[in-house]
The part of an RNA shown here (large-subunit ribosomal RNA, domain II) has 680 nucleotides and comes from an Erysipelotrichaceae bacterium. Its Rfam family is "Bacterial large subunit ribosomal RNA". The full RNA is in RNAcentral, with records from ENA. Taxonomically the source falls in Erysipelotrichaceae (Bacteria, Bacillati, Erysipelotrichia, Erysipelotrichales).
Context: one part of a larger RNA
RNA sequence: ACCGGCGAGUUACUUCUUACGUGCAAGGUUAAGUGGACGACACGGAGCCGAAGCGAAAGCGAGUCUGAAUAGGGCGUUGAGUACGUAGGAGUAGACCCGAAGCGGUGUGAUCUAACCAUGACCAGGUUGAAGGUUGGGUGAAACCAACUGGAGGACCGAACCGACCAUCGUUGAAAAGCUGGCGGAUGAGUUGUGGUUAGCGGUGAAAUACCAAUCGAACACCGCUAUAGCUGGUUCUCCCCGAAAUAGCUUUAGGGCUAGCGUCGAGGUUGAGUCUUCUGGAGGUAGAGCACUGAAUCCAUGAUGGCACCAUCUAGGUGUACUGAUUGGAAUCAAACUCCGAAUGCUAGAAUGAUAUACUCGGCAGUCAGACAGUGGGUGAUAAGGUCCAUUGUCGAAAGGGAAACAGCCCAGAUCACCAGUUAAGGUCCCAAAAUCUAUGCUAAGUGGAAAAGGAUGUGGGGAUGCUCAGACAGCUAGGAGGUUGGCUUAGAAGCAGCCAUCCUUUAAAGAGUGCGUAACAGCCCACUAGUCGAGUGCCUCUGCGCCGAAAAUGUACCGGGGCUAAGCAUAGUACCGAAACUGUGGCAAUACAUUUGUAUUGGGUAGGGGAGCGUUCUAUACAGCAUUGAAGCUAUACCGUAAGGAGUAGUGGAGCGUAUAGAAGUGAGAAUGCCGGU
Numbered sequence: 001a002c003c004g005g006c007g008a009g010u011u012a013c014u015u016c017u018u019a020c021g022u023g024c025a026a027g028g029u030u031a032a033g034u035g036g037a038c039g040a041c042a043c044g045g046a047g048c049c050g051a052a053g054c055g056a057a058a059g060c061g062a063g064u065c066u067g068a069a070u071a072g073g074g075c076g077u078u079g080a081g082u083a084c085g086u087a088g089g090a091g092u093a094g095a096c097c098c099g100a101a102g103c104g105g106u107g108u109g110a111u112c113u114a115a116c117c118a119u120g121a122c123c124a125g126g127u128u129g130a131a132g133g134u135u136g137g138g139u140g141a142a143a144c145c146a147a148c149u150g151g152a153g154g155a156c157c158g159a160a161c162c163g164a165c166c167a168u169c170g171u172u173g174a175a176a177a178g179c180u181g182g183c184g185g186a187u188g189a190g191u192u193g194u195g196g197u198u199a200g201c202g203g204u205g206a207a208a209u210a211c212c213a214a215u216c217g218a219a220c221a222c223c224g225c226u227a228u229a230g231c232u233g234g235u236u237c238u239c240c241c242c243g244a245a246a247u248a249g250c251u252u253u254a255g256g257g258c259u260a261g262c263g264u265c266g267a268g269g270u271u272g273a274g275u276c277u278u279c280u281g282g283a284g285g286u287a288g289a290g291c292a293c294u295g296a297a298u299c300c301a302u303g304a305u306g307g308c309a310c311c312a313u314c315u316a317g318g319u320g321u322a323c324u325g326a327u328u329g330g331a332a333u334c335a336a337a338c339u340c341c342g343a344a345u346g347c348u349a350g351a352a353u354g355a356u357a358u359a360c361u362c363g364g365c366a367g368u369c370a371g372a373c374a375g376u377g378g379g380u381g382a383u384a385a386g387g388u389c390c391a392u393u394g395u396c397g398a399a400a401g402g403g404a405a406a407c408a409g410c411c412c413a414g415a416u417c418a419c420c421a422g423u424u425a426a427g428g429u430c431c432c433a434a435a436a437u438c439u440a441u442g443c444u445a446a447g448u449g450g451a452a453a454a455g456g457a458u459g460u461g462g463g464g465a466u467g468c469u470c471a472g473a474c475a476g477c478u479a480g481g482a483g484g485u486u487g488g489c490u491u492a493g494a495a496g497c498a499g500c501c502a503u504c505c506u507u508u509a510a511a512g513a514g515u516g517c518g519u520a521a522c523a524g525c526c527c528a529c530u531a532g533u534c535g536a537g538u539g540c541c542u543c544u545g546c547g548c549c550g551a552a553a554a555u556g557u558a559c560c561g562g563g564g565c566u567a568a569g570c571a572u573a574g575u576a577c578c579g580a581a582a583c584u585g586u587g588g589c590a591a592u593a594c595a596u597u598u599g600u601a602u603u604g605g606g607u608a609g610g611g612g613a614g615c616g617u618u619c620u621a622u623a624c625a626g627c628a629u630u631g632a633a634g635c636u637a638u639a640c641c642g643u644a645a646g647g648a649g650u651a652g653u654g655g656a657g658c659g660u661a662u663a664g665a666a667g668u669g670a671g672a673a674u675g676c677c678g679g680u
Stems, first nucleotide, its partner, number of pairs: 001680006011093003015090010027049003033043003053060002063075004096234002099231001103224006114198009123188001125157003128153001132149006161185003165182003169178001200216001202212003209218001237614006247260005261368002263365006274356003277352006288341001289339002294335003298331004306323001307321005371396010401412003416588004421584003427578003430563003436575001438574006449565001455549002459546006466539003476533005482506003487501003512527001516525002589604006615669001617666008626658002634653005640647002
């Protein structure tokens, strides 16, 4: 891992509650116990529930309490209960099953290990050479010196022994701590044998929370014990009807609960209340708009108050002001916490005629309280987020099918079943790949289409405005582009052309006191402007369609699904066709309603969850005077029957039990629980 078996809403209580059934009924019913067969049944009326309530109570009573009250108000008076059974739920119990870490009690452990006690044992060999001593020297005597002797030491080197610093190997090991090679101590606080002592709220500890039998921040065994688990996992046959929620309030509450909301089932009753549509009437202050209020904020005019300067200075003052800027007037603005105004929707009341079939009340049973995305209106954030928080609608959740290449939340559309029938939706119609290489008119040249901004550009199509133009425009070419004058100033210089000021006059067809290049300054080259040549359009502004540049990323083309496309791209108009589980057709099944004689109409996606109807397993009772060695159960095969769970028939195998019908009772259905046991 697979296969097989086992494996989870049970049982008790006369505790409560609801529905249904049955008996009796203003009543209903017995409990223990006794008799009896450990029965049925009979007896047993204690007790319980109901038939009356109100009050704290005395008490009164269809009333009563409060109260001074005959008032008012509260609770009652008006509709049957009770016993048993079955079913749904609640409570108390382990209470659907498995699962803690832990807490407490009583015991067992120091054969491992820690410390201690008692009594024994062990430490090759080599080295060093303390104190003391002896002899000699030395001294007044000592001290002291030398040699020899001596044999101290948590002394030295190093086996046994004890340890465990480094590294490889080993890591389902040879080993639940080892092997190998090095390494530390090795007469000591040494090592070790045997016997003993200390016990878990404890011991022991040269102290590491270490050790106390491979277990230690509190040992192990059994018991309390099925501890508790608002947590995780699991929870076993079928079909039919309906079908949620992820919200509010409260919560030592936030991943849990309670009540309400939303679901389902049953009952009820009325003037059919509900929903949609239309009309009429209301309340309101949002969007927008506005500036009349409250604030913000810009310009102009006005110019109070204050400042400054001057005049005057005895007081009083006066004048000016490129300062400040109130007020008022004019113009133009802004606001969630501004409003002189003010919609659409929504809400609400009444009415109407159509559609639809709900709405409400009571009772049983729930589940839900982590929501997600999308559109719209907002807060927050950075007018970030697949962010977060509200409101509102949709979808997903609990929804399959078609489209979007693929793609819970987008678009279309809600799957009762069958069909080798038809029509459409979204989206499509060159090939992959079903259907137009369709029709008409334009646009695009960028593979734009088939990713992006500020910004940039004689890309190209369409519209508008305006200037010049056969009295010759625009562009090109030829020629001119002068004089006063080198204008004045400045400057080393400044001559059209560093800079400042002014910018005239003349000759002219025309020519600036000069548009650019240039020089140290001049010079020189151009331009404006003019004539000629040429011969028909040309310049500028603006609105708009489609394109261009801006444009660099990580596995591989890789930003059309691909091929490929100049339409098979874009825009406008049109006609066909394809295209879904939508709609239609034909047939079948079921639910509900109405008619009931066939039927008709509507409905039948579905998680949590509610309700209904069934299949199968084991056993019991009764029946079949059932089946069976002429072959039971079980197993294997099989083209049969049933809407499903399932049920037959036949053949083989097997070798002794089994079925059908109607009731009843449950150890009643397995794929999951890192499930348990066995097998392979």